[in-house]
RNA sequence: UAAGUGGAGAGCUUGAUCCUGGCUCAGAAUGAACGUUGGCGGUGCGCCUUAUGCAUGCAAGUCGAACGGCCUCGAUUUAUCGGGGUAGUGGCGAACGGCUGAGUAACGCGUAAGUAACCUGCCUUGGAGUGGGAAAUAACUCCGAGAAAUCGGAGCUAAUAUCCCAUGUGGUGAUGAGGCGUAAGCUUCAUUACUAAAGCUUUCGGGCGCUCCAAGAGGGGCUUGCGUCUGAUUAGCUAGUUGGUAGGGUAAUGGCCUACCAAGGCAAGGAUCAGUAGCUGGUCUGAGAGGAUGGCCAGCCAGAUGGGGACUGGGACACGGCCCCAACUCCUACGGGAGGCAGCAGCAAGGAAUCUUGGACAAUGGGCGAAAGCCUGAUCCAGCGACACCGCGUGAAGGAAGAAGGCCUUCGGGUUGUAAACUUCUUUUUUCGGGGAAGAAUUCUGACGGUACCCGAGGAAUAAGCCUCGGCCAACUACGUGCCAGCAGCCGCGGUAAUACGUAGGAGGCAAACGUUAUUCGGAUUUACUGGGCGUAAAAGGAGCGUAGGCGGUUCCUUAGGUCAAAUGUGAAAUCUUCUGGCUCAACCAGAAGAAGCCGUUUGAUACCGAGGGGCUUGAGGGCAGCAGAGGGAAAUGGAAUUCCCGGUGUAGCGGUGAAAUGCGUAGAUAUCGGGAGGAACACCAGUGGCGAAGGCGAUUUCCCAGGCUGUUCCUGACGCUGAGGCUCGAAAGCGUGGGCAGCGAAGCGGAUUAGAUACCCGCGUAGUCCACGCCCUAAACGGUGGACACUAGAUAUAGGAGGUAUCGACCCUUUCUGUGUCGAAGCUAACGCUUUAAGUGUCCUGCCUGGGGAGUACGGCCGCAAGGUUGAAACUCAAAGGAAUUGACGGGGGCCCGCACAAGCAGCGGAGCGUGUGGUUUAAUUCGAUGCUACGCGAAGAACCUUACCAGGACUUGACAUGACAGUAGUAGGAAUCCGAAAGGAGGACGAGUCCGACUUGUCGGACAGCUGUCACAGGUGCUGCAUGGCUGUCGUCAGCUCGUGCCGUGAGGUGUUGGGUUAAGUCCCGCAACGAGCGCAACCCUUGUCCUAUGUUAAAUUCUCAUAGGAGACUGCCUUGUACAGCAAGGAGGAAGGAAAGGAUGACGUCAAGUCAGCACGGCCUUUACGUUCUGGGCUACACACACGCUACAAUGGAUGAUACAGAGGGUUGCUAAGGAGCGAUCCGGAGCUAAUCCCUAAAAAUCGUCCUCAGUUCAGAUUGCAGGCUGAAAUCGCCUGCAUGAAGGCGGAGUUGCUAGUAACCGCAGGUCAGCUACACUGCGGUGAAUACGUUCUCGGGCCUUGUACACACCGCCCGUCACGCCAUGGGAGCUGGCAACACCUGAAGUCGAUGGGCUAACUCCGACUCGUCGGAGAGGCAGUCGCCUAAGGUGGGGCUGGUGACUGUGACGAAGUCGUAACAAGGCAGCCGUACGGGAACGUGUGGCUGAAUCACCUCCUUU
Repeated sequence: UAAGUGGAGAGCUUGAUCCUGGCUCAGAAUGAACGUUGGCGGUGCGCCUUAUGCAUGCAAGUCGAACGGCCUCGAUUUAUCGGGGUAGUGGCGAACGGCUGAGUAACGCGUAAGUAACCUGCCUUGGAGUGGGAAAUAACUCCGAGAAAUCGGAGCUAAUAUCCCAUGUGGUGAUGAGGCGUAAGCUUCAUUACUAAAGCUUUCGGGCGCUCCAAGAGGGGCUUGCGUCUGAUUAGCUAGUUGGUAGGGUAAUGGCCUACCAAGGCAAGGAUCAGUAGCUGGUCUGAGAGGAUGGCCAGCCAGAUGGGGACUGGGACACGGCCCCAACUCCUACGGGAGGCAGCAGCAAGGAAUCUUGGACAAUGGGCGAAAGCCUGAUCCAGCGACACCGCGUGAAGGAAGAAGGCCUUCGGGUUGUAAACUUCUUUUUUCGGGGAAGAAUUCUGACGGUACCCGAGGAAUAAGCCUCGGCCAACUACGUGCCAGCAGCCGCGGUAAUACGUAGGAGGCAAACGUUAUUCGGAUUUACUGGGCGUAAAAGGAGCGUAGGCGGUUCCUUAGGUCAAAUGUGAAAUCUUCUGGCUCAACCAGAAGAAGCCGUUUGAUACCGAGGGGCUUGAGGGCAGCAGAGGGAAAUGGAAUUCCCGGUGUAGCGGUGAAAUGCGUAGAUAUCGGGAGGAACACCAGUGGCGAAGGCGAUUUCCCAGGCUGUUCCUGACGCUGAGGCUCGAAAGCGUGGGCAGCGAAGCGGAUUAGAUACCCGCGUAGUCCACGCCCUAAACGGUGGACACUAGAUAUAGGAGGUAUCGACCCUUUCUGUGUCGAAGCUAACGCUUUAAGUGUCCUGCCUGGGGAGUACGGCCGCAAGGUUGAAACUCAAAGGAAUUGACGGGGGCCCGCACAAGCAGCGGAGCGUGUGGUUUAAUUCGAUGCUACGCGAAGAACCUUACCAGGACUUGACAUGACAGUAGUAGGAAUCCGAAAGGAGGACGAGUCCGACUUGUCGGACAGCUGUCACAGGUGCUGCAUGGCUGUCGUCAGCUCGUGCCGUGAGGUGUUGGGUUAAGUCCCGCAACGAGCGCAACCCUUGUCCUAUGUUAAAUUCUCAUAGGAGACUGCCUUGUACAGCAAGGAGGAAGGAAAGGAUGACGUCAAGUCAGCACGGCCUUUACGUUCUGGGCUACACACACGCUACAAUGGAUGAUACAGAGGGUUGCUAAGGAGCGAUCCGGAGCUAAUCCCUAAAAAUCGUCCUCAGUUCAGAUUGCAGGCUGAAAUCGCCUGCAUGAAGGCGGAGUUGCUAGUAACCGCAGGUCAGCUACACUGCGGUGAAUACGUUCUCGGGCCUUGUACACACCGCCCGUCACGCCAUGGGAGCUGGCAACACCUGAAGUCGAUGGGCUAACUCCGACUCGUCGGAGAGGCAGUCGCCUAAGGUGGGGCUGGUGACUGUGACGAAGUCGUAACAAGGCAGCCGUACGGGAACGUGUGGCUGAAUCACCUCCUUU
């Protein structure tokens, strides 16, 4: 440079953020299973579980051209011959093929080598040979035993069965001599010994065999390097063990076996033991590196009911062979026998789950045979199964009235939807009919198969489902349900409006399938080689020394192990990738090429690493000269203080605390003076000063020991760094033995506090603290930061040296090394922060981490006297746990500020009586709502009926009220008398209409409206939900705050602005400032009052004034002085009616409280419809042991009574206010003028003022209650108000506590209004009259604002949260024991069998001897067999242990579980700061002692830093 290949994330911790970290999802895959559904074809695949047990059939036979016999057929010349078949002898095969994966962690497998340490039937090639003889035996016959399986005896017989002799190309052994080779070997020659054979057939040519040798091919045996799972809670294992010599054994090496000798061998680079597992090519996944896996196919291994053994053979220790033991099954005449589907089908069982008791040897291959051929559940095919992959189809084109139906709807419509219908077309598929293969090579021969394929005909015909629709994740509505039923992969849905449950419509996805479940990889860089981390998130060992190991300065030479390169061998085939080809395509199949990292051999390169050798000095160490130090150990000495003892003085207290008490003290304490004893600790100096590896070390002196720093550059010459195991040190507490004991002080005992107080506080006080020796070995053993080396801006302080300069000298200044701090750049970090003392940049070594809990627990091991330490799990459970930072909120944290918040005052409330409201209780009903502040004289500005919603009873049902439709209706609508009735209502029906239009006979008819009756839609509901809502309102709060745009800072949430210095009532204003501006709030604008002016004005006799209305002026820190930063502002003053907001009102930011209201109104949803609607009468809301809230009236002399007498404002009035006048003691009545109102009326204002009486008392105070008599309203007082007379209760100023108010205010005084027939008004809303006191001040209470700090809170402290106890459920430890499994060990017994021994029994061949009837007999030998014995040994038995399960009364712990009990430990200074180690104590969290840490707040001081 070119080409190719090629890696995606999301949800869940929080109020929000970043990080750490886990859980979960989307993908691909499968020998799958399950659910719903299901048209066809092709190609594959199909017991993963019990290597569990098996009925039945088949899966290994073949050869008559090896052999004798037998059977049968044919020909016959009756001698025989030929054909066919067959049990047996014999040969070959049966060790292949097929199945399975139990065992095996191994030379089993893989790969690469070796075999000079080996074997090899059949096959190929070459050489040589194939002569002679012998004895048996099965079949068969006879006899016998047995139920059977089968067996025994006698006799006959053959061979390619068996044996002997001959021959020896050769082979083998021995001896001798050469050649080659690294090697035990190969090879040549000589001598010698041993050693083969079988025939059959023929077309007579031969063919097939047989024997020996050599070679080949293929197959196998053995050996070796490397690779090959987990556990150290398995650390030591091993006696044939390791080696040697000799022998045996084998095809062959070898302790493979035996004897003897030696004492070795293996192991932290993991032996041994335990668990698990067939291995591989490959397969799945992945970007890759990897991870997981080993089904089908192929290679190897292993197994054939469990265990052992050998035989035969070229090959087996043999799946369809043998023997034995064991278990199981079957037969039996009980004596004895038979069997082995992990071959193909099939059955049973198990299980979520896996097929036909099929066809054929046509093909391929195998066995036998000369061949024909036979056999072959190997194989080829078919059947079953959507189990997988691939392909095809279920129609195509047109078709809007956008049909009907469904669903939704804002009722308009939308959607289903060109979808259907309908028209035209096609026939893949399907059905029927016809034809019909290749596969055969090679004459015959085709299971598949009348199959594939081709042709024709018919007809849209035979063919669509499944899952999902809250987010992740594509797709939404309605109804039902109501924390139920249910869903769910994670987060989470469901408690009456569910896109999350169920159904429907619609939509999305995939499609003959679709979902679910299980499993694997991926995502997960979440074990990190590629590719992670350890200050605070999980994680640096408490510290040092040091072994193995790992790593290592500089230079030269050599080597070539690592490394690199080239060539070559190997890496089986299949698979994979690419290209090409064959089935119509594809899956599938074929061919070619590529790839295949490892390993072997050869050659080369030498930079680096390694190895060997020679140098160097800078790393390291040493020498010399100096220096500082609470470095360690031992001994001696000292003063101050506490306590105790003795003595003196002295007297009533001392001590202690928040306050007290216990305690001590008249037997003389405390206090004070003198003397003495004893123990422990060493004030000041003293310092983020020093020393030490850490723990730690502090009076002085002496002795002993160690380390460090500086200077010099003299010596050695890489001697170094780190460090698994190991060893040593290691605060405090604690333990053992012996001392000591002043003070302090766990436990303990008292006193307080408290609901309790096993605590905090106080008084005593034992262990302990101290010493010696020995253990323990842990801490927040911390810088929460392993060690070493190198590099990378500075500033400053301090400790210890050295140098320079300067000086008389010190100081100062300056350079440098070592240590200890602070700030800070680059860089790093999630942030906080770190920064030459790194948490920066690199190298080397070690330790450690992998979600939270369970748990630093259990079991086991090791250590310890014990306490305990160390190592260190799992089941189960959760979706988080956590770090840093942000915004809030909170704090019994801090700072600043404000408010009738406190304080200072005035008047009250809380006590009494009464009124009203509420709670509670009662009731047929006492309607409902409001409930801390922010409910309670509140909704209600007025419950006798009505209101009224409640209760009892009586009535009505299209309804008391609205709209519409249909039908009917002229004596209709309406409706009198009368009857029932409490009324409503029901009967009743005299009388008796209306409007409009049309027709005409002009008073009748027809129609319509209204009305009425009936029916249907509907009305109605103060029924529910204020937690579905609108609107309105309360509260924080008239507090000064709440935000935005742009910019800047921060990864981000966020910050800045808005903080800071002043100031203000105010985020008001000014200054400063990475901010600059802006908005909603504040202020102002509006109304009222206070001064003046102008204009107008009804009423009025009149008017300048007053008053009313409208408009305007006036106040702005404008002026002066002072303070300040001369900005803003503050203090004082002048003028002025008013002065710093002049006074009051209206006005209520963003928001908070699911605050209040569905009963004011409106409104979604639900419920009701002869009632939850409507109506009537009566009752109730007014009840009454009691409790609370808000008021009124009082308790009196600042008063009461009585007489006289003065002054308002603001309102209201025609269904009204009502005057004058008159009556009545009075309420009130009569009366009716005037007034629709500045005209008339209500209307008298009251307190005040001036007189008189009362004289401190339950009163001439107070007025409740009750009685009688009246008045008013009304239809009516169960239940109103008023008046008169009489009665005359409690009450003498109110406990704890609590409310209002800062000036025309509080307090006192009256007046009016609304509601309203009347009134419970003492309430509420307004109005005026009289008219104070006090504020030092912000410590405290309450509330609020700003800044800051801590936080484990965010539903925000009414928060969070810990432990015991009790209950339920689950898991697990211990446990007297009980009961299984596994592998060993010791001893006993010991089958079959090999090997060995034995030789008395048996024995044809060969040898020898003898006899004779001369081919027979007898004997001996060799060899063999049976028997017996020995070694080994399967199995069995006994025994004590080991490892590992199950179970177990009881017991320990843990986890989980909407509302259990006790406390309050932790988070804020959490109310005693917390935590760590340890010890003791306690219902529990915990408390206390001792030492340590800051991961504690706050205040002050010291030091340091920054700046001046």
A computed fold for a 1508-nucleotide RNA from a Chloroflexota bacterium, annotated as small-subunit ribosomal RNA. Its Rfam family is "Bacterial small subunit ribosomal RNA". Gene Ontology terms of the family: structural constituent of ribosome and ribosome. Taxonomically the source falls in Chloroflexota (Bacteria, Bacillati). Model confidence (mean pLDDT): 83 of 100.